[in-house]
Molecule: SAM riboswitch aptamer (S box leader)
Organism: Megasphaera coli
C1' cells in the first nucleotide's frame, strides 16, 4: 500500500500506582486500584488443519479477553432510523 473483518465471544492472581477508554464532544471505567507489565487460564478474528463454501478444530503464528470500533463527529436519504465515506484496530499478501 492492497484486500478482508470489526452488533458475538473470553478470567484469576502478583507488581505498579493515576489516570484510562486513538483523536474532538459526550458518556463511561477507575484507590472496592483502573491503565500498563508478568504468570497461568480463556476466547476464536485472520493465517493454519479437517470436511467443504458453511460448519468444526485449537498443536503452531500473530491477535483479543468493560460498554456495537461505547455513542456521536463528515455526507446522503424514504431523516426518532438507515446507508455510505473518513478515521481507527486486527490479520494476510
Nucleotide at each position: 500500500u492492497u484486500c478482508a473483518u470489526c452488533c458475538a465471544g473470553a478470567g484469576c492472581a502478583g507488581c505498579c500506582g493515576a489516570g484510562g477508554g486513538a483523536u474532538u464532544g459526550g458518556c463511561c471505567c477507575u484507590a472496592u486500584g483502573a491503565c500498563g507489565c508478568u504468570g497461568c487460564g480463556g476466547c476464536a478474528a485472520c493465517c493454519c488443519c479437517c470436511g467443504u463454501u458453511c460448519g468444526g478444530g485449537a498443536a503452531g503464528g500473530u491477535g483479543c479477553c468493560a460498554a456495537u470500533u461505547c455513542c456521536a463527529u463528515c455526507g446522503g436519504a424514504u431523516u426518532u432510523u438507515c446507508c455510505g465515506a473518513c478515521a481507527g484496530a486486527u490479520g494476510a499478501a